[in-house]
Context: one part of a larger RNA
């Protein structure tokens, strides 16, 4: 110089587009962020319609449970970790719901159960019992091939319906896509004032597990395995894509935005399930906090807002599902603090503006004089002139896939009126380094990145007047090149 997620001082007219808790991964009130499905099930309520008043009926609502999908994504944050965690590379001993493609099937019966009834416990949370019922719940049997097992003969494994009658589904296998496990070489901060380090250690054999390879785990067997090419310790750290600077090698960093990854009050656990040892499921301990009739429950913002607290320091408890996506469902549609928007901050970049032309050998004041005059300065006043911008009226979107459906929005844009109206600081001026003069103070007050100013004429302190650079900014402090 240039660079920031910046703070901070002094100042502030507008717009665009980005950006914004870096500290306490310190505690949280409130609300809201994950549901859908009645074309899977049985009750149960409302409403219409008919009624012989018993009740029927229906393309109707609502909707607690049973059941499937979803919930493992999306969204947060970087504490952890120096590590197959990431980047790159090469492989396989695997798995893979929805979704595409090919091929077969889809037979026959049975038992619950929860809602409901009816009893009880309990301050509530919430629970226990008798009985009833349905299902695309569960379970048995048949049937079996492109399947598993076996050289082979044989031997074993499924399936569920719904409909509004044309479809969705259901089971096996076999193939893709896309996604994942796992392996592997190779890079991958600092510190030797950390020199030895390892017993499931390092190899086998046999077993067990696991979706699958492997001491992953066990029995037993051998005594191996690593390290100055830095093993082991200790320290700091998420890594990549990339961002800043630099001519560049390089050095540094790793905010938003994309890709992995670990985590989700600490710590253990496993169940479900295609998938998790699963942020807003569970089960156990701690800490904390909250309710209670004291017997005993409840919670988990590192999801959007907001709050306290610590801090130099970081924002609205805002619209909307109208667009993009996502889950659910045949579909309408529901749900979506992803996301699209608005507010809030000069916190960044970019644009635009604070008027334009004329005007005196030149006012008035200010400064400063050698007292003649200089200068501020065409600056102003005056005179014309425009109206970006601001305000006030008027019209008014594209985004939407047209049958409907726009939050943003009466926005953005266009069109008129009024008026120079509404809009300029900030920092410097000895040298480096652009910019000088006067009074004030007298080693005082005071300046200051260096060198240095000041102890009576201070272009360095303080103020005025003038003058340089920069401008919605301009200084300062911090950190990196």
């Nucleotide at each position: 110089g240039g660079a920031u997620g910046a703070a901070c001082g002094c100042u502030g007219g507008c717009g665009g587009u980005g950006u914004g808790g870096a500290u306490a991964a310190g505690g949280c009130a409130u609300g809201c962020a994950a549901g859908u499905c009645g074309a899977g099930c049985g009750a149960g309520u409302c409403c219409g319609c008919c009624u012989u008043c018993g009740g029927g009926c229906g393309a109707g609502a609502c909707g607690a449970g049973c059941g499937g999908c979803a919930g493992a994504c999306g969204a947060g944050u970087u504490a952890g970790u120096a590590a197959c965690a990431c980047c790159u590379u090469g492989g396989u001993a695997c798995g893979u719901a929805c979704c595409u493609c090919g091929a077969a099937g889809u037979c026959g019966g049975g038992c619950a159960u929860a809602a409901c009834u009816c009893c009880g416990c309990g301050a509530a949370a919430g629970c226990g019992g008798c009985g009833c019922u349905a299902a695309u719940u569960c379970c048995c049997g048949a049937u079996a091939g492109u399947c598993u097992g076996g050289c082979a003969a044989c031997a074993g494994u499924a399936a569920a319906g719904u409909u509004u009658u044309u479809a969705c589904g259901c089971u096996u296998c076999g193939a893709g896509a896309g996604c994942g496990g796992c392996c592997u070489a190779g890079g991958u901060c600092c510190u030797a004032u950390c020199a030895g380090c390892u017993u499931g250690u390092u190899g086998g054999u046999g077993a067990g597990g696991u979706a699958a390879u492997g001491g992953c785990u066990c029995a037993c067997c051998a005594a191996g395995g690593c390290g100055a090419u830095g093993a082991c310790g200790g320290g700091u750290a998420g890594g990549g894509g990339g961002u800043g600077u630099g001519a560049g090698a390089g050095c540094a960093c790793g905010a938003c935005c994309c890709c992995c990854a670990a985590c989700g009050a600490u710590g253990g656990c496993a169940c479900u399930g295609a998938g998790a040892c699963a942020c807003g499921g569970g089960c156990c301990a701690u800490a904390c906090a909250c309710c209670u009739a004291c017997g005993g429950g409840u919670g988990g913002c590192c999801g959007c807002a907001g709050u306290c607290g610590a801090g130099a320091a970081u924002a609205u408890u805002c619209c909307g599902c109208a667009a993009u996506g996502g889950g659910c469902g045949a579909a309408a549609g529901c749900c979506u603090g992803a996301c699209g928007g608005a507010g809030c901050g000069a916190c960044a970049c970019c644009g635009c503006g604070u008027g334009c032309a004329g005007g005196a050998a030149g006012a008035c004041g200010g400064c400063c004089u050698u007292a003649g005059g200089g200068u501020u300065g065409u600056a102003a006043a005056c005179u014309g002139c425009u109206u970006u911008u601001u305000u006030c009226a008027g019209g008014g979107a594209a985004g939407a896939a047209u049958u409907u459906u726009g939050a943003c929005g009466g926005u953005a844009c266009c069109u008129g009126a009024c008026g120079a109206a509404u809009a300029a600081g900030g920092g410097g001026c000895u040298g480096c380094u652009a910019a000088c003069u006067u009074c004030g103070u007298g080693c005082c007050a005071g300046c200051a990145g260096c060198a240095g100013c000041g102890g009576u004429a201070a272009u360095a302190c303080g103020a005025a007047g003038g003058c340089c650079c920069c401008a919605a900014g301009c200084g300062u402090u911090a950190u990196c090149c």
The part of an RNA shown here (small-subunit ribosomal RNA, 5' domain) has 481 nucleotides and comes from Candidatus Yanofskybacteria bacterium CG10_big_fil_rev_8_21_14_0_10_46_23. The source organism's lineage runs through Bacteria, Bacteria candidate phyla and Candidatus Yanofskyibacteriota. The RNAcentral record of the full RNA draws on ENA and SILVA. Rfam family: Bacterial small subunit ribosomal RNA. Its family is annotated with structural constituent of ribosome and ribosome in the Gene Ontology. The prediction has a mean pLDDT of 86.